This record gives sequence, structure tokens and C1' cells, in this order.
RNA sequence: AUGAACCUUCGGGGGGCAGGGUGAGGCACAGGAAGGUGCCAAUUCCCGACCGGUGGUGACGCCGUCAGGCGAAGGCCACGAGCCGCAAGGCAGGAACUGGUGAGAGUCCAGUACCGACGGUACAGUCCGGAUGGGAGAAGGGAACG
Repeated sequence: AUGAACCUUCGGGGGGCAGGGUGAGGCACAGGAAGGUGCCAAUUCCCGACCGGUGGUGACGCCGUCAGGCGAAGGCCACGAGCCGCAAGGCAGGAACUGGUGAGAGUCCAGUACCGACGGUACAGUCCGGAUGGGAGAAGGGAACG
């Protein structure tokens, strides 16, 4: 100097329907009834708007004393969040194309589409709830011993 157990803090109460339309349903009024009139009514429906966990990678960007450093993917490679189980573990679980540049594009540039657990409720990525919860993981510390 490095590092395993272990400890502390963070992750962590967060991001996201502005605006317009419809009216399931509710209430009121008058009516013998059928039906009528008025008001309220979806962040869920329709138009439209907005948001993007963690690690890795990274032909991009910035900085540089030119050694390197920092930032950079919702969709690529993984992980986490849900459900069952005492546990080990099991189950469930989403999404990208086209064009450009180029030796090379899954990450760059441009364009157009797309995705988002469970319970509640007028059908929910955005509201309420489990949650004063959990987690991938991040930062710092770290004896003996090697």
C1' cells in the first nucleotide's frame, strides 16, 4: 500500500398529467308515472402533457501539467423492486426501429414509434395504499493475518 469479516452513513420517502373533451355515477328540483331540467363528477377513458432505480460497457462531450480524470443507455449485458417460502430456493416480470456519419454504431447525430409490478378506485408509469418498509448498490472506516 492492498483486502475479507465487520462497522457507520447514504441509497430513503424521492421523479412524473399543464391544458382540453367525454360522462359511469351521485345530488337537487318539479312530476301520479314515464321521463325531464340543473349542478357535481376520471391525474384511471379520449386528445394532449410529463417522468426514467443500481452496476457494467461506451466511436460521444468536457478538463488536462498529455499521465490521465470527470460526465454520458428507460430499451445493450446484468441486477433490484412484486408474489410464494422459516430458509435454501422457486414463480412472475417491459420496451427500437429507420436514416446519417464511419473501417466499425446496441450507446453518437437526426427522425418516428415504444415500455413501465401489486392492491384500491370509472380501466392508473404520474392519485391513494402496503411504505415510519425493502433493495440493487454508493461513500468512508477497518484489528489480527497474508